[in-house]
RNA sequence: GCACGUAGCUCAGAGGUAGAGCAUCCGACUUUUAAUCGGACGGUCCUAGGUUCGAUCCCUAGCGUGCC
Numbered sequence: 001g002c003a004c005g006u007a008g009c010u011c012a013g014a015g016g017u018a019g020a021g022c023a024u025c026c027g028a029c030u031u032u033u034a035a036u037c038g039g040a041c042g043g044u045c046c047u048a049g050g051u052u053c054g055a056u057c058c059c060u061a062g063c064g065u066g067c068c
Stems, first nucleotide, its partner, number of pairs: 001067005008022004016053001024040005046062005
């Protein structure tokens, strides 16, 4: 200097009250397990300010991580 920070993990979401896959739990199926199917759980969106009717999203500063 550049990029990134969102669920336990990997990632979407680019102004209008946050989602997927995997994982976990419950159920169906099965002699049992696995697989498959259905459901549930899970978030102070890194922090603090600012702009806005409204911020995960835009701006500023800070913190952390990666690369040069």
Molecule: transfer RNA
Organism: marine eukaryotic metagenome